RNA sequence: GGGCGCGUAGCUCAGUGGCCAGAGCACCACUCUUACAAAGUGGGGGUCGGAGGUUCGAUCCCUCCCGCGCCCA
Numbered sequence: 001g002g003g004c005g006c007g008u009a010g011c012u013c014a015g016u017g018g019c020c021a022g023a024g025c026a027c028c029a030c031u032c033u034u035a036c037a038a039a040g041u042g043g044g045g046g047u048c049g050g051a052g053g054u055u056c057g058a059u060c061c062c063u064c065c066c067g068c069g070c071c072c073a
Base pairs, nucleotide, nucleotide: 001072002071003070004069005068006067007066010025011024012023013022018056027043028042029041030040031039049065050064051063052062053061
């Protein structure tokens, strides 16, 4: 330098045009317990990496940029 993949909650990920942006773990509160753990119930937490474009509508499609990984040279 070229090609490909990934970037969504603190972590691991799902969601591939519209319905409120979600799950598990973690965190907080409560129930239970003498207490702790486990279990149950509820709650907080997101400018979906950045900018632009397409569209009535973008996490999703297109372009550029940034970061990470793999391959080739």
RNAcentral holds the sequence, with entries from ENA and MGnify. Transfer RNA from an Actinomycetota bacterium, 73 nucleotides, folded computationally. It matches the Rfam family "tRNA". It is annotated as a transfer RNA. Model confidence (mean pLDDT): 81 of 100.